[in-house]
């Protein structure tokens, strides 16, 4: 150097046609249960903010009423081919 896939809460992973972002599973946190702890069962769980609202998908612009998702540049992995 050319292709080609990838980057989403603390982690792992989904969102099929552009339409409430985080289902789902770990972890955590509360509670029930227990001497206790752990298994089991129950709610809860991104950030900030008293709220009202803000902000959030690897970064920077674009399109669009509206974008993880499309374009356009770019940073890092991960194959492949030279």
């Nucleotide at each position: 150097g050319c292709g080609a896939g990838g980057a989403u809460g603390g982690c792992g992973g989904a969102a099929u046609u552009g339409g409430c972002a985080g289902a789902c599973g770990c972890g955590c946190c509360g509670g029930a249960u227990u001497u206790a702890g752990g298994u089991u069962c129950c709610g809860g769980u991104g950030g900030g903010g008293c709220a009202a609202c803000c902000c959030g998908u690897g970064g920077a612009g674009g399109u669009u009423c509206g974008a993880g998702u499309c374009c356009u540049c770019u940073u890092c992995c991960u194959c492949g081919c030279a």
A computed fold for an 82-nucleotide RNA from a Myxococcota bacterium, annotated as transfer RNA. It was read from a public genome assembly. Rfam family: tRNA. Rfam classes the family as a transfer RNA.